[in-house]
Molecule: SAM riboswitch aptamer (S box leader)
Organism: Bacteroidota bacterium
RNA sequence: CGCUUAUCCAGAAAGACUGAGGGACGGGCCCGUUGACGUCUUGGCAACCCUAAAAACCCUGUAGGGUGCCAACUCCCGCUGCUGAAGCCGCAAGGCUGAGGUGGAAAGAUGAGAU
Numbered sequence: 001c002g003c004u005u006a007u008c009c010a011g012a013a014a015g016a017c018u019g020a021g022g023g024a025c026g027g028g029c030c031c032g033u034u035g036a037c038g039u040c041u042u043g044g045c046a047a048c049c050c051u052a053a054a055a056a057c058c059c060u061g062u063a064g065g066g067u068g069c070c071a072a073c074u075c076c077c078g079c080u081g082c083u084g085a086a087g088c089c090g091c092a093a094g095g096c097u098g099a100g101g102u103g104g105a106a107a108g109a110u111g112a113g114a115u
Stems, first nucleotide, its partner, number of pairs: 003113006013042005021031003025078004043070003048066005054060001074107001079104005086097004
């Protein structure tokens, strides 16, 4: 790097250093010299995994540890099913485009596991 599986509408920032791009990709829209992104320190959030004690088990919370995270729902959309405002075509039956809503997939991120 690739594989399996769970989760992704909640939550949580200060200081120091650095200095121009950053938000994975494309489009959009944002963040950013009033210093973003990144690194370090401290703090916090959370509860995926491990350990310990509480109990026979489950559940549940607690403490410590391994990770993770601390702008925007994974920032939104992308492919697709259903629904469908409105518009257009048609004598009609009907057809076309399609805002928006909703479900799924893909992709991505993180944990755990296997090779």